[in-house]
Context: one part of a larger RNA
RNA sequence: GACGAACGCUGGCGGCAUGCCUCACACAUGCAAGUCGAACGAAGUUUAAUAGAAAGCUUGCUUUCUAUUAAACUUAGUGGCGGACGGGUGAGUAACACGUGGGCAACCUGCCCUACAGCCUGGGAUACCAUCGGGAAACUGAUGUUAAUACCGGAUACGCUCUUUUGAUCGCAUGAUCUAAGGAGGAAAGAUUUAUCGCUGUAGGAUGGGCCCGCGGUCCAUUAGCUAGUUGGUAGGGUAACGGCCUACCAAGGCGACGAUGGAUAGCUGGUCUGAGGGGACGAUCAGCCACACUGGGACUGAGACACGGCCCAGACUCCUACGGGAGGCAGCAGUGGGGAAUAUUGCGCAAUGGGGGCAACCCUGACGCAGCAAUGCCGCGUGAAGGAUGAAGGCUUUCGGGUCGUAAACUUCUGUCUAGAGGGAUGAAUUUUGACAGUACCUCUGGAGGAAGCCCCGGCUAACUACGUGCCAGCAGCCGCGGUAAUACGUAGGGGGCAAGCGUUGUCC
Numbered sequence: 001g002a003c004g005a006a007c008g009c010u011g012g013c014g015g016c017a018u019g020c021c022u023c024a025c026a027c028a029u030g031c032a033a034g035u036c037g038a039a040c041g042a043a044g045u046u047u048a049a050u051a052g053a054a055a056g057c058u059u060g061c062u063u064u065c066u067a068u069u070a071a072a073c074u075u076a077g078u079g080g081c082g083g084a085c086g087g088g089u090g091a092g093u094a095a096c097a098c099g100u101g102g103g104c105a106a107c108c109u110g111c112c113c114u115a116c117a118g119c120c121u122g123g124g125a126u127a128c129c130a131u132c133g134g135g136a137a138a139c140u141g142a143u144g145u146u147a148a149u150a151c152c153g154g155a156u157a158c159g160c161u162c163u164u165u166u167g168a169u170c171g172c173a174u175g176a177u178c179u180a181a182g183g184a185g186g187a188a189a190g191a192u193u194u195a196u197c198g199c200u201g202u203a204g205g206a207u208g209g210g211c212c213c214g215c216g217g218u219c220c221a222u223u224a225g226c227u228a229g230u231u232g233g234u235a236g237g238g239u240a241a242c243g244g245c246c247u248a249c250c251a252a253g254g255c256g257a258c259g260a261u262g263g264a265u266a267g268c269u270g271g272u273c274u275g276a277g278g279g280g281a282c283g284a285u286c287a288g289c290c291a292c293a294c295u296g297g298g299a300c301u302g303a304g305a306c307a308c309g310g311c312c313c314a315g316a317c318u319c320c321u322a323c324g325g326g327a328g329g330c331a332g333c334a335g336u337g338g339g340g341a342a343u344a345u346u347g348c349g350c351a352a353u354g355g356g357g358g359c360a361a362c363c364c365u366g367a368c369g370c371a372g373c374a375a376u377g378c379c380g381c382g383u384g385a386a387g388g389a390u391g392a393a394g395g396c397u398u399u400c401g402g403g404u405c406g407u408a409a410a411c412u413u414c415u416g417u418c419u420a421g422a423g424g425g426a427u428g429a430a431u432u433u434u435g436a437c438a439g440u441a442c443c444u445c446u447g448g449a450g451g452a453a454g455c456c457c458c459g460g461c462u463a464a465c466u467a468c469g470u471g472c473c474a475g476c477a478g479c480c481g482c483g484g485u486a487a488u489a490c491g492u493a494g495g496g497g498g499c500a501a502g503c504g505u506u507g508u509c510c
Base pairs, nucleotide, nucleotide: 001509002508003507005506006505007504008503009502012381013380014379015378016377017376018374019373020339025337026336027335029334030333031332034081035080036079039078040077042075043074044073045072046071047070048069049068050067051066052065053064054063055062056061057060088292089291090290098216099215100214101213102212103211104210107209108208112205113204114203115202116201117200118199120154121153122152123151129144130143131142132141133140134139160185161184162183163182164181165180167178168177169176170175190197191196218264219263220262225255226254227253230252231251232250233249234248235247236246237245267289268288269287270286271282272281273280274279294315295314296313297312298311317328318327319326320325345371347370348369349368353367354365355364356363357362384414385413386412387411394405395404396403397402418451419447420446421445422444423443424442428437454499455498456497457496458495459480460479461478465494466493467492468491469490475482476481
C1' cells in the first nucleotide's frame, strides 16, 4: 500500500460498487421453462340464426328444452419448437483442461441468409373419449371409436449417396477438384385467407461446435524405474470424423535424470494487488473456456446431451403407505437448520435490455431491471460562517504573581448544504399504447443553528506533557523495554498530536 474481511468503540447524508472465502452439509415453503387452437381430432362456455316440442296466453308474442349452422373464447390429449440457452458452483482435474499459434486433403452444424428445383398418389394405426376392470396411492390393463404438419408405402428427382469406367487440372504425403458415360438407391405437409407462414432435396454462406499438433504456466528424487490394449502392424467394427476408440491375429515394442511413474496441491485465462522496474502473491465481483449437478454407472431422444429443475439401474439419506408399494434431489432466486470470526429480502416488475414459443395479439422469463438490509469498500458532502477580551464562569495547573483550555463560549449579524413541511415533477418509451423503480431524482417556497463526532495515541522509533493515584503490585508492550514512593511508558484527569463517519486491533499478500 491492498482486502469479498472479521473484532472493539463510535456513527449524520448521498452516489456507485460489493456481500457464505467455512460443510460440493441437509433442506420446510413459494417461484426459477414454457409456448403454439394459423398442425389435429375432441370437449366445454357464451352469443346469433333456423327448425321442432312444451307451457303461458294478450292469437302471435314470451319463456324453457332439443337439434343444426355460424361466430368468439377456453383447454386435458396427439403433434411442433424450446426444455443442450440463460442461471449456479469449483467438488474433481497437473490434463491438449486452459492460454497462445497452427492444422483437418479426417468432420458435424436446428433456427437464420443466398441460389436452384420440387411439394404427386395411397395406406394402416393411436392418444383423447366411452365401457369394463386392477391399485391405499403413484399409476395402470383389456375392448371399442377417431384426426393430423404423428407414422408407413408407391411415384418423380438434373444436381445428392454408393459403385464401375473416361479424361483434365492441381497439391505438403495419404490425395483433392472438375468433366463424361453406365448401374443401383433416396424426398416432401399442410395451415390461414389472398397475402403469407411453413414442408422436401441440393449447393454456398453465417454462427456454433468436434478432433489433432508446437510452445507455455505447481511442489516433492526423503517418489527411479513405469507399461499387456501396453507400443506398432494387418483386417474388421464403430463414429459426424482421424485414431487401440473397440475386437481378432501378428510382432515386441513404448516412456524415463531434457524427471517417466508415484505422491501432494490446484479449476485455467483476461486480469487483480504490490513494486521504479525485473519480479512476487492471488484468480472475489465482470468477461472467455472447462468441469460438475445427492453418490456411482448407463444409455434414450435429438441438429446439439450422455442432459441442474428428463429417463433407467445401484447406493446413502428423507418423506408417504392400507406394508403390497411409491415419492424426492436449492452447487437456480429468496428462505431454514447446521458449520463458522463472518456474509443480505421467503420484496416489486416484465416498463427497459435479452431469451423461448407464436403470423400476430400475446404468454413465459428469481436472466435482467429495480427496491430492501450491511460504514463492507471507494468517492463526495455536512455537523455552520463572520464579528466578538471583561481574556467571563468553570476545569486543570501554579513559584500564588499568574499560566492555560481560549475567539473557544456567551453575545451580535448572517447563511441554508444536509434536514423537516408544502407544492410541482421527469429522462429512461423505441412519441398509437405501454414506467416496476416512483410521486423517486430534480426544481420552487417556508421554518429554524436548530437534528448530526468520534476513535487512537502522546518514553525512543514517531507528531504530541503535566498533575494525582499506584508502588516489580495493579498493569503496559510492535521492538527496545516501563512499574521495587516524586513513573512524560501502568490507571484517571487537564492539556496536546494524528485521522475522521470513521478510528484502532487482528489476519493475509506485496